[in-house]
């Protein structure tokens, strides 16, 4: 000493939670021992039971009992009464009480005190009851009557002493009332014996008591300052009430009580009510301040079943006393009684809890008593309870094959763990036996001395000797012997917090102090193993204090985070310039009282240590008292710098009131004119031929004052604007007579206070809540129109709000610069005037320095640096709401809560995303074209519906002719039947058998299967190898989880981004680079610069193409020469061509003109085959969509094992009302048919491409040469030419159906293709919407190849041939980049979030 939780991240405010400590505790689990503490916090609920206050025969009578007796008595000893002391202590509990109850410090000239102590004196003389007894009545009993006897230390009369009370005299002190002495006088008040020794008595003596009076101690009442509570939504309270005078009363003062007599006394320094509560020393807590707390120990109070009173008594209104009432409970003859555990125990209750009906007076106190002694639930002890707080032990060492066991494993191992086991000891506590302290010291009694006094005895205190007293206790100690034997639990293990892995579970079941965990791989949930912490204890809930500076004196804020009062003026209050003088109340200083013990704290010492005990030091508070005299106060004096004031200036929408003015709108009236007007995005409502609107005169009435005009004035704030007069506040400057601190701030009061609104009355022109039509819309009680009331103007009254805002109280003094305005003063130059510089006060505005700020931002007009004063805040919702009370006519306004709930609500600023914000700029994005889709038939894919199954997966863009580049079986995953279970295939191991392999047959059967039987062949170094069978591990799964993964793969996007070091800037997130200007396909370049490099992209470098060049020519290719054919490079040759394929070159804005700083743009330019990137390809940054794929593959985890594994056979993947996507083929004349003729490229070919013949109409079939390729094979269409069709459901179109073939294939029925005849269906250009396309493109036309037995290809991938039309342009739609701005999103606008 901090820590977690608000966001994607920051910082700040700011709550809520933790970690500590502490308890008279309870609860859960466990629980070996001592010691030393503490134990009804609730029901002051009721209480059986028994005990807790009695003693004293040395005060008195009588009596009973036991003993001895010399019979007369005696001596013990009981209990009752009279009488004496005690029972007001001691113990218990907090209800009551907010109090002179407590505390602390006084006060008395206003007191009282049994028993104790010391001094003095003193005890004389009398006298009459009434208990106990007895009789006898009454009662159930509890108690009671009535007659008779009787003692005293019970009770009365008398005296004397003294005190006191009163009146007088004296002198003395105080502190006002008074107080003490002395004298003197009146009246008034006292006792008591008892015992023991001696003595023959009488008597003496001693002790014990008795009385009066003075002082002492100890107790106690009484009074006062001063401190200790919560509400102001309790603001007024008071009649004995305050004060006198007088008389009562008390131990005393006192309105305590009473008469009168006065009208007073308390209260914002919080009275009175109301709630709460025993105070205090102390205790817990905290670094203190401070907070909470008053259990146990001690003090003081207060109570004693409830309320009341008093009586006795020094002492009580009395806990185990009386009376009286209540209520409860018990007895009981129903007449009447009894009773009070908040003492000890213990009982019911009530609660989450709180103990034995125990022992003994041995100590220590208390109560009589002379004493022995008796009483004593005080008190000492045991006993119950881990209740807390201290001490101990549950063993030590050695011991590794790291035993088994468990756990977890990547299976290798690791880890419970030296832990166990065993080996050697030890003996704390335990057990048993045995010894054994201190608490004990006296009183008394036994002997003994000594001893005031006394004539002697006799003696009291005191000293010595002996005996003698222990509840606890089988104590504590010690010694012996036993023997590891009898003794470890609990919490928790995401984060904060120290401690993790496996299983189960699967938003369940639960956990959870806050944040939060669990939806199939959960260290957060249950077990389990491990590990952490602590320890006879752990943990939990409950409360305090602490962190928490989250009520901030110490030590906090108020402009946007909660919080400045909407302004002024002024009241108590706070605070207050210089200079002296005096005081001495704060203040500082000495001294002195107190501040109790206990407790804390230092040291020090006693129990073995410690807890626990004991001893020594130690208080900041209050009182009194002496000094000091800066400072704050007080009292006096003085100053003139603050603050007023005179006396010259000045500017101003400052207030009030009267008057007047022009211009617009309306309306009246005339006049001109005619069909409209209005009004909106468009309209209609509305107005208008009865004449609008327009326009022109004139008239009326209200309201506001264009221009000027302006971060210009004024004013305290609200607020104020035509001109003029009259009234009035205020401020500025400039100068200096005057006062002489007269001042600032202001709870509470008082005035003022926009708009709206209220009342009474006026006014009313425009404009308008409300209303009413008309649009608009799903509705529209709204935004828009066209009408319109209140209102809005004025008077006099009321409301008292508001973003009353600078969201920034007032004042007053200090702190660097720059620039504008606005009102004033001065001074320079200048001089002709404007104007110009310079100082100065005082408003009003800007930048910006130090500083402040969380930041933005503030910055002499501060949010800085001080002083003084005031308001207000303390989480967010409820809620400015309830209630109360206060104002108001009402509207409402002012004060202003709680239950409950939440883990956060906020500031501020940061990066993304968004925005029907902005600004630049790409993209077939829009437009500008051309073709299509979207309607029709058919092809295929989905998705729905059927299904036994129609496997399965892809589902906005980025699924849907997609995984399919080939489902008839097989494929195959799907259904149905049939079989198999070391299995259809592989590996390993063990037993048996047989080389090992091949080949044929029957039967069964849909096959697979499964029976049965034949032939052929047979290794060996005998160790095997290899079959087969039989056990067994491992197998197998297109079963799940693409949200657990790898790998690939889409898209945003071929978009131009995307980080990075260092450095700087910012508390920080995080900027900056990457912004800005130009420029670009482009973060491409340039230039500028707190930035300078750098990386992954962009470009380039690869590929194909376009042009030349070299090399090199077969199968290509042929000018030239030379042969040839029916025709051809057919041939010899040839290397130029053209092409093939290789290697080079070319293109860089490199020239040239304009622009331009530059980079680069720009030009029908030059020159090139190609010109600013030449086309086209590969290539796809950081990233994102838990996109996609577990069924290609690979894998983690999970399941399935005669089955979710194989293997066969049929079916299914091809279903068919229907809906979509993606294509074919067409609706036809830029066309269809039919002759005829031309030109390609990429490419494939041996179970093949297939020339040619020949049959077939033909698919194709039978011959058959050539090729494994520059050579052989694969017919190019459209085009060009010629004819026909002539707008027609056709000579268009080509679905479907029907016959009838070919071919693949084991096999075309479900379910192939193609071929021939026949049939000819929709369809006449396709609704809303929609798609590709910027040139060798779009469109058209055909080839070819992948996969393939065949083929459902009109599908993909290529390839060539013919070959267009548009781009003004960048508002708009879609997406994208960059800067900016806004934001309460951040799962990011498909957000968020509000109402019914």
């Nucleotide at each position: 000493a901090g820590a977690g939780u608000u966001u994607g991240a920051u910082c700040c405010u700011g709550g809520c939670u933790c970690a500590g400590g502490a308890u008279g505790a309870a609860c859960g689990c466990u629980g070996g021992c001592g010691g030393c503490a503490u134990g009804c916090c609730u029901a002051a609920u009721a209480c059986a039971u028994g005990c807790a206050a009695g003693u004293c025969g040395a005060a008195c009578g009588a009596g009973g009992g036991u003993c001895c007796u010399u019979c007369g008595g005696g001596a013990c000893u009981c209990g009752a009464g009279u009488g004496g002391c005690g029972a007001a202590c001691g113990g218990g509990u907090g209800a009551g009480u907010a109090a002179c109850a407590c505390g602390u410090a006084g006060g008395g000239a206003a007191c009282c005190u049994g028993c104790c102590c010391g001094u003095g004196c003193g005890a004389c003389c009398g006298g009459g009851a009434g208990a106990a007894c007895u009789u006898u009545c009454g009662g159930a009993a509890a108690c009671g009557g009535a007659a008779g006897c009787u003692g005293a230390u019970a009770c009365c009369g008398g005296a004397u002493a003294g005190g006191g009370a009163c009146a007088g005299a004296g002198a003395c002190g105080g502190c006002a009332u008074c107080g003490a002495c002395u004298c003197u006088g009146u009246g008034u008040u006292a006792a008591a014996g008892g015992a023991g020794c001696u003595g023959a008595a009488a008597g003496g003596c001693u002790c014990c008591g008795c009385g009066c009076a003075c002082g002492g101690a100890u107790g106690g009442a009484c009074c006062u300052g001063c401190g200790g509570u919560g509400c102001a939504u309790u603001a007024g309270c008071u009649g004995g009430u305050u004060g006198g005078u007088g008389a009562g009363g008390u131990a005393a003062c006192g309105g305590c009580c009473c008469a009168c007599c006065a009208a007073g006394g308390c209260g914002a320094c919080g009275a009175u009510g109301c709630a709460u509560a025993g105070c205090c020393g102390g205790c817990c807590u905290g670094a203190g301040a401070g907070g909470g707390c008053g259990g146990a120990c001690g003090g003081c109070c207060a109570c004693a079943c409830u309320g009341g009173g008093a009586c006795u008594g020094a002492g009580a209104c009395a806990c185990g006393g009386c009376c009286c009432a209540g209520a409860c409970u018990c007895c009981u003859a129903c007449g009447g009684g009894a009773g009070g555990c908040a003492g000890c125990a213990g009982u019911a209750g009530g609660g989450a809890a709180u103990u034995u009906u125990c022992g003994u007076c041995a100590a220590u106190g208390g109560g009589c008593g002379c004493a022995a002694g008796c009483c004593u639930g005080a008190a000492c002890g045991a006993g119950c309870a881990a209740u807390g707080c201290c001490g101990c032990g549950u063993g030590a060492a050695c011991g590794a094959g790291g035993a088994a066991g468990g756990u977890c494993u990547u299976c290798g191992g690791a880890u419970c763990g030296u832990a166990a086991a065993g080996u050697u000891c030890u003996g704390u506590u335990g057990a048993a036996g045995g010894g054994g302290a201190a608490a004990a010291a006296g009183a008394g009694c036994g002997g003994a001395g000594a001893g005031a006094g006394g004539a002697a005895a006799u003696g009291a205190a005191c000293u010595c000797c002996g005996a003698u007293u222990g509840a606890u206790a089988u104590u504590a100690c010690c010694c012996u012997u036993c023997g590891a034997g009898g003794a470890a639990g609990u919490c928790a293990c995401g984060g904060c917090u120290a401690a993790c892995u496996a299983c189960g579970u699967g938003c369940c079941a639960g956990c959870a102090g806050c944040c939060g965990c669990g939806g199939u791989a959960a260290u957060a949930c249950g077990u389990a193993g491990g590990u952490g912490g602590c320890g006879a204890g752990c943990g939990u809930u409950a409360u305090c204090c602490g962190g928490a500076a989250u009520g901030a004196u110490u030590g906090g804020g108020c402009g946007u985070a909660a919080a400045g009062g909407g302004u002024g003026c002024g009241u108590a209050g706070g605070c207050g310039g210089c200079c002296u003088g005096c005081u001495a109340a704060g203040u500082c200083u000495g001294g002195a009282g107190u501040g109790a013990a206990a407790g804390g704290u230092a040291c020090c010492g006693g129990c073995u240590c410690a807890a626990c005990c004991g001893g020594u030091a130690u208080a900041g508070g209050c009182u009194c008292u002496g000094g000091a005299a800066a400072c704050u106060g007080g009292c006096g004096g003085g100053c003139u710098a603050g603050a007023g004031a005179g006396c010259a200036g000045g500017a101003g929408a400052g207030g009030g009131u009267g008057g007047u003015g022009a211009a617009a709108c309306u309306c009246c009236a005339u006049g001109u004119g005619u069909a409209g007007c209005g009004g909106u995005a468009a309209a209609a409502u509305g107005c208008g031929u009865a004449g609008a609107u327009a326009u022109a005169u004139g008239g009326a009435a209200g309201a506001a004052c264009a221009c000027c005009a302006g971060u210009g004035g004024c004013g305290a704030a609200g607020g104020c604007g035509g001109c003029c007069g009259c009234c009035u506040g205020g401020c500025c400057u400039g100068u200096u007579a005057c006062u002489g601190a007269c001042g600032c701030u202001g709870a509470g009061g008082c005035a003022c206070g926009a708009a709206a609104g209220c009342g009474u009355g006026g006014g009313g022109a425009g404009c308008a809540a409300a209303u009413a039509g008309g649009a608009u819309u799903a509705g529209a009680u709204a935004c828009c129109c066209u009408a319109g009331u209140a209102g809005u103007c004025c008077a006099c009254g009321c409301c008292g709000u508001a973003a009353a805002c600078g969201a920034u109280g007032a004042g007053c003094g200090g702190u660097g610069g720059g620039u504008g305005u606005c009102c004033g003063g001065g001074g320079g130059g200048a001089a002709g005037g404007g104007g110009c510089c310079c100082c100065u006060g005082g408003g009003u505005g800007c930048c910006a320095c130090a500083g402040c700020g969380a930041a933005a931002g503030c910055g002499a007009u501060a949010a800085g640096c001080g002083c003084u004063c005031c308001c207000c805040c303390c989480g967010g919702g409820g809620a400015g709401u309830a209630c109360g009370c206060c104002g108001g006519c009402a509207a409402c306004g002012g004060u202003g809560a709680a239950a409950c709930u939440c883990a956060a609500a906020g500031g501020a600023a940061u990066u993304g995303a968004c925005g029907g914000g902005g600004g630049c700029c790409c993209g077939c994005a829009c437009a500008a074209g051309c073709g299509g889709a979207g309607g029709a038939a058919c092809a295929u894919g989905u998705g729905g519906u059927u299904u036994a199954a129609u496997u399965c997966g892809a589902u906005g863009a980025u699924a849907c002719g997609c995984g399919a580049g080939g489902a008839a079986c097989c494929u195959u995953a799907c259904c149905c039947g049939g079989g198999c279970u070391c299995a259809a295939a592989c590996g390993u191991u063990g037993c048996a058998g047989g080389a090992a392999g091949g080949g044929c047959u029957u039967c069964u059967g849909a096959a697979a299967g499964g029976a049965a039987g034949c032939c052929c062949g047979u290794c060996u170094a005998c160790g095997g190898a290899c079959c087969u069978g039989c056990a067994a591990c491992g197998a197998g799964g297109u079963g799940c989880u693409g949200c657990a993964u790898g790998g690939u793969u889409g898209u945003c996007g071929u978009c131009a981004g995307c980080u990075c070091g260092u450095g700087c800037c910012g508390u920080g997130a995080g900027g900056u680079g990457u912004c800005g200007g130009c420029u670009u396909a482009a973060g491409u370049g340039c230039c500028a610069u707190a930035a300078c490099g750098a990386g992954c992209g962009c470009a380039a470098c690869c590929c194909c193409u376009a042009c030349c060049g070299c090399c090199a020519g077969u199968u290509g290719c042929c000018a030239a020469c030379a042969g040839g054919c029916a025709a051809a490079g057919c041939u010899g040759g040839g290397g130029a061509c053209u092409c093939u394929g290789g290697c080079g070159g070319g293109a860089c804005u490199g020239c040239c003109g304009g622009c331009g700083c530059a980079a680069g743009c720009u030009g029908c330019g030059a020159g090139g085959a190609a010109g600013g990137c030449g086309g086209g390809g590969a290539u796809g940054a950081c990233g994102u969509c838990a996109a996609a794929u577990c069924a290609g593959c690979a894998c983690g985890g999970c399941c399935c094992u005669u089955a979710c594994g194989u293997c066969c056979g049929g079916g299914g993947c091809g279903a068919c009302a229907c809906a979509c996507g993606u294509g074919u083929u067409a609706c036809a004349a830029u066309g269809g048919c039919a002759g005829g003729u031309a030109c390609a490229g990429c490419g494939g070919g041996a179970a093949g491409c297939c020339a040619c013949c020949u049959g077939g109409c033909g698919a194709c079939a039978g011959g058959g040469a050539g090729c494994g390729g520059a050579a052989c094979c694969c017919g190019a269409a459209a085009g060009c030419c010629u004819g026909u069709c002539u707008c027609a459901g056709u000579u268009c179109g080509g679905a479907u159906u029907g016959g009838a073939g070919u071919c693949u294939g084991c096999a075309a029925c479900c379910c192939g293709a193609c071929u021939c005849c026949a049939u000819g269906a929709a369809g006449c250009u396709g609704g809303a919407u929609u798609c590709g396309c910027u040139a060798g493109u779009a469109a058209u036309c055909g080839c070819g190849c992948a996969u393939c037995a065949g083929c459902c290809a009109u599908g993909g991938c290529g390839c060539g041939g013919u070959g267009a039309a548009u781009a003004c342009g960048u508002u708009c739609c879609c997406g994208g980049g960059c800067c900016u701005u806004g934001c309460a999103c951040a799962c990011a606008c498909c957000g968020c979030c509000c109402g019914u």

Predicted 3D model of a 1396-nucleotide RNA (small-subunit ribosomal RNA) from an uncultured bacterium. The sequence is in RNAcentral, with records from ENA. It matches the Rfam family "Bacterial small subunit ribosomal RNA".